Description: Predicted 3D model of RNase P RNA and transfer RNA as a complex of 467 nucleotides. It holds a member of the Rfam family "Bacterial RNase P class A". The family's RNA type in Rfam is ribozyme. Gene Ontology terms of the family: dimeric ribonuclease P complex, ribonuclease P activity and tRNA processing. The coordinates come from a structure-prediction model, not an experiment, and the mean pLDDT is 76.
[in-house]
RNA sequence: CCAGAUGGCUGGAUGGUCGUCCCUUCCUUGUUCGCAAGGGUGGGGAGGAAAGUCCGGGCACCAUGGAAGCACGGUGCCGGCUAACGGCCGGCGGGGGCGACCCUAGGGAAAGUGCCACAGAAAGCAAACCGCCUGGGUUUACUCAGGUAAGGGUGAAAGGGUGCGGUAAGAGCGCACCGCGCGCCUGGCGACAGGGGCGGCACGGUAAACCCCACCGGGUGCAAGAUCGAGAAGGGCGGCCCGGAGCUUCGGGCUUCAGGCGCGUUUCCACGCCGCCGUCCGGGUGUAUCGCGCGAGGCGUCUGGCAACAGGCGUCCCAGAUGAAUGGCCAUCCAACCUUUUCGCCUCGGUGAAAGGGUGGACAGAACCCGGCUUACAGGCCAUCUGGUCCU
RNA sequence: GGGCGCUUAGCUCAGCGGGAGAGCACUGCCUUCACACGGCAGGGGUCGCUGGUUCAAUCCCAGCAGCGCCCACCA
Numbered sequence: 001c002c003a004g005a006u007g008g009c010u011g012g013a014u015g016g017u018c019g020u021c022c023c024u025u026c027c028u029u030g031u032u033c034g035c036a037a038g039g040g041u042g043g044g045g046a047g048g049a050a051a052g053u054c055c056g057g058g059c060a061c062c063a064u065g066g067a068a069g070c071a072c073g074g075u076g077c078c079g080g081c082u083a084a085c086g087g088c089c090g091g092c093g094g095g096g097g098c099g100a101c102c103c104u105a106g107g108g109a110a111a112g113u114g115c116c117a118c119a120g121a122a123a124g125c126a127a128a129c130c131g132c133c134u135g136g137g138u139u140u141a142c143u144c145a146g147g148u149a150a151g152g153g154u155g156a157a158a159g160g161g162u163g164c165g166g167u168a169a170g171a172g173c174g175c176a177c178c179g180c181g182c183g184c185c186u187g188g189c190g191a192c193a194g195g196g197g198c199g200g201c202a203c204g205g206u207a208a209a210c211c212c213c214a215c216c217g218g219g220u221g222c223a224a225g226a227u228c229g230a231g232a233a234g235g236g237c238g239g240c241c242c243g244g245a246g247c248u249u250c251g252g253g254c255u256u257c258a259g260g261c262g263c264g265u266u267u268c269c270a271c272g273c274c275g276c277c278g279u280c281c282g283g284g285u286g287u288a289u290c291g292c293g294c295g296a297g298g299c300g301u302c303u304g305g306c307a308a309c310a311g312g313c314g315u316c317c318c319a320g321a322u323g324a325a326u327g328g329c330c331a332u333c334c335a336a337c338c339u340u341u342u343c344g345c346c347u348c349g350g351u352g353a354a355a356g357g358g359u360g361g362a363c364a365g366a367a368c369c370c371g372g373c374u375u376a377c378a379g380g381c382c383a384u385c386u387g388g389u390c391c392u
Numbered sequence: 393g394g395g396c397g398c399u400u401a402g403c404u405c406a407g408c409g410g411g412a413g414a415g416c417a418c419u420g421c422c423u424u425c426a427c428a429c430g431g432c433a434g435g436g437g438u439c440g441c442u443g444g445u446u447c448a449a450u451c452c453c454a455g456c457a458g459c460g461c462c463c464a465c466c467a
Base pairs, nucleotide, nucleotide: 001388002387003386004385005384006383007382008381009380010379012333013332014331015330016329017328018327020045021044022043023042025040026039027038028037029036030035047363051374052373054372055371056370057369058368059221060220061219062218064270065269066268067267068266069265070264072217073216074215075214076213077091078090079089080088081087092106093104094103095102096101107212108211112210113209114206115205116204129152130151131148132147133146134145135144136143137142160178161177162176163175164174165173179201180199181198182197184195185194186193187192225290226289227288234281235280236279237278238277239276240275241252243257244256245255246254247253259274260273261272262271283466284465285464297316298315299314300313301312302311303310304309336359337358338357339356340355341354342353343352344351345350346349393463394462395461396460397459398458399457402416403415404414405413410447418434419433420432421431422430440456441455442454443453444452
């Protein structure tokens, strides 16, 4: 210098002017003395993803809590971190790359069930189409019986692979190495790794098919929910329970005992409720206040840890709208892109430098909050590392 | 803001993981003097897109894109 890998930061700056939302404070006016309207002063005002709503929590409600079981859903190598997670960190195994490094839904297929189309002789307790070999018949072709999974062909997949021996031809039939399985020793918390032993091979694939094992999970989401004010009108249908007695305005209206219900479901215990639920047609109100931003908070520093992260100390307070604020215009500058001229280089149409002109800021906009993941993003900067080339 | 669902031929929709289909529409022929109806034959597909699992994906899984639906409070 060229080509890459990983991690992180940034996401235009300054000034003027006109506006906007929230908070503090002051003045004026009104006042039902709570406050409201107008004006001024000071302060704050989007993001790394605010997005998709894909996971996990906080918080709130659901007329209820506990125990056990079933169903349903999710997760899935090991260890750690965390409030929790399907997230993160560090490892293991497998795959890719010369390498830095990257990818990996990675439990169980000897618990059981299902499926493996077409092709092919045979596709799941394997199988003889061609070929090869042996024997018989005919004896040139051919045919019958048997052996054979080494070769051909089909297929995603044909019941270990390579080599030597062996054989009528073959075959784990025998042997060596590799693979596989079983148990042993060593190291490691563990996933697993290494070593030597035994077994001639039994056990194809698929669990992002059912399923088994282990672990986790109640549901609904701030339009949750609470308070205040105003105004109103209830009715039809369906499901569950509708047992007895009395009253009755005959209306699931009232009383009592049975009984029923209590947020997936069953049983038990305790407790509570008396009709419950769904749906349709209507009626009323008008977006008030709280929830609502001091929080698993930010920044700096120290300690422990490889790291994720944890702890200590110091410091800071930092959006809160509800037709929904955070913006518009102008000037200068930085970065980027296009273009013209001049000069240099070479592989002759590219590249580099200087000067001039023009364009003009990527993705995108909080709505209860937080931790992650995923997706979108013009560009710019920093650090570490790898490969190649040249020079010393 | 929150919660759900759908995407297959021009339209409306089916579709056990193995051949992409039905009805209407379209084209040609027959029928008719001509048209309609009817009959016969035919064409037309990025199964929304991109990855993954699998021998094999419209189907299973994940991520995007587009479209649609529901949800205020009181009695």